[in-house]
Context: one part of a larger RNA
RNA sequence: CUGGGCGUAAAGGGAGCGUAGGUGGAUUUUUAAGCCGGAUGUUUAAUUUCAGGGCCCAACCCUGAAUUUGCGUCCGGAACUGGAAGUCUUGAAUAUGGGAGAGGCGAAUGGAAUUCCCGGUGUAGCGGUGGAAUGCGUAGAUAUCGGGAGGAACACCAGUGGCGAAGGCGGUUCGCUGGCCCAAUAUUGACACUGAGGCUCAAAAGCGUGGGGAGCAAACAGGAUUAGAUACCCUGGUAGUCCACGCUGUAAUCGAUGAAUACUAGGUGUCGGGUCCGUUAACGGUUCAGCACCGCAAACUAACGCGUUAAGUAUUCCGCCUGGGGAGUACGCUCGCAAGAGUGAAACUC
Numbered sequence: 001c002u003g004g005g006c007g008u009a010a011a012g013g014g015a016g017c018g019u020a021g022g023u024g025g026a027u028u029u030u031u032a033a034g035c036c037g038g039a040u041g042u043u044u045a046a047u048u049u050c051a052g053g054g055c056c057c058a059a060c061c062c063u064g065a066a067u068u069u070g071c072g073u074c075c076g077g078a079a080c081u082g083g084a085a086g087u088c089u090u091g092a093a094u095a096u097g098g099g100a101g102a103g104g105c106g107a108a109u110g111g112a113a114u115u116c117c118c119g120g121u122g123u124a125g126c127g128g129u130g131g132a133a134u135g136c137g138u139a140g141a142u143a144u145c146g147g148g149a150g151g152a153a154c155a156c157c158a159g160u161g162g163c164g165a166a167g168g169c170g171g172u173u174c175g176c177u178g179g180c181c182c183a184a185u186a187u188u189g190a191c192a193c194u195g196a197g198g199c200u201c202a203a204a205a206g207c208g209u210g211g212g213g214a215g216c217a218a219a220c221a222g223g224a225u226u227a228g229a230u231a232c233c234c235u236g237g238u239a240g241u242c243c244a245c246g247c248u249g250u251a252a253u254c255g256a257u258g259a260a261u262a263c264u265a266g267g268u269g270u271c272g273g274g275u276c277c278g279u280u281a282a283c284g285g286u287u288c289a290g291c292a293c294c295g296c297a298a299a300c301u302a303a304c305g306c307g308u309u310a311a312g313u314a315u316u317c318c319g320c321c322u323g324g325g326g327a328g329u330a331c332g333c334u335c336g337c338a339a340g341a342g343u344g345a346a347a348c349u350c
Base pairs, nucleotide, nucleotide: 004321005320006319007304008303012318014201015200016199017198021194022193023192025088026087027086028085029084030083031082033081034080035077036076037075038074039073040072041071042070048066049065050064051063052062053061054060091191092188093187094186095185096183097182098181099180103177104176105175106174107173108172109171110154115149116148117147118146119145120144121143125136126135162169163168206247207246208245209244210243211242215241216240220236221235222234223233258317259316260315261314262313263312267294271290273288274287276285277284278283300305323350324349325348332343333342334341335340
């Protein structure tokens, strides 16, 4: 170096776009770089192998042949890879007509509930717990009725349902906007796949500036519990949670399963769309491609399980792993306002 792996044992990058690079559909002609054949030069000698010979044998020595797998030059071959020129439509993309959706951004708006304020009724409790107490209440609480303020979240519908690359997205209406699916044609003609660096996006918490602040609630205070109780339980309560702009760039960012393509038994149900059939219609059946579940054949797997949404059979490209601890630490560098993030050892030890 090759060889082995990555759902759960170490190991898939959080996700996308995309540069270089790697890889790449069908077919014709051509070229001859890779590739194949032949010739030739070189590939020192010794060594090695083989055949002879010489020391009585052997070691050893001598002669001849082989070998020297490489490189150069020349002559050929053209299946495959590559290059050049041309053609094609099945990969990819575009146009036309439909379709579903919590996809994104902005604006407006609605009702229920909590809290607070004002007023009415009304009186001694309320609240809370395993039981209590702190707390609130005769300065009139809790309860109940009416009015008002404000913020946040959107019951039912709701689903193993839908959409999105991932993070994620759920009241209603309007505006702007991305992607996806189906049908039948037409167009372009390989325009493709992957993607080191790079760029963009990325829950929650956190940070900066300015707003906002109902409920909840780190910290904090008090009451309990307890041997103690810097906790679990209770009463309060500030950051924060919300908005705008900027930063951070991490998660069990999980399907713990990278992306793309092809192939490999069937079954039941589900979501959106299309074809055909039946039906007055609703709807039911049928089949086609797409999404998303369940239980299974073969295969695979250490087992669990996975099983056309593969962890099966193959190909291409990227990322990553190499005993446990030390350690995702130290040092250096890059980024960040900071918190910290990224990259990432060794000694030593078992």

Predicted 3D model of a 350-nucleotide part of an RNA (small-subunit ribosomal RNA, central domain) from a metagenome.